[in-house]
RNA sequence: UUGAAGGGCAACUAGGGUUCCGAUCCGCUGAGCGGAUGGCUGGUCCGAGAGUUGCCGCCUCCUCGCGGAGGUACACGGAGGGACAAAAGCCCGGGAGAU
Repeated sequence: UUGAAGGGCAACUAGGGUUCCGAUCCGCUGAGCGGAUGGCUGGUCCGAGAGUUGCCGCCUCCUCGCGGAGGUACACGGAGGGACAAAAGCCCGGGAGAU
């Protein structure tokens, strides 16, 4: 310098905004309807490579077999752009860089 590998899924959380619900304010007002507001706690929703947990996969060893045990390391990181209603630790991205 180059190539390959560093696996997949799910639940949850950090976090995120405002499509829907709710809340608050205003207007109409009969039930209720409409508008505004996310420096409105919330529910729905999005959500981590470098967060947690579980299942699977893979590897090593043991077992006649069923099956069992162990391992699956390390990981600082812009700016900018993208999607969904919108935003984000989401995606670009184990990126550009740094060591």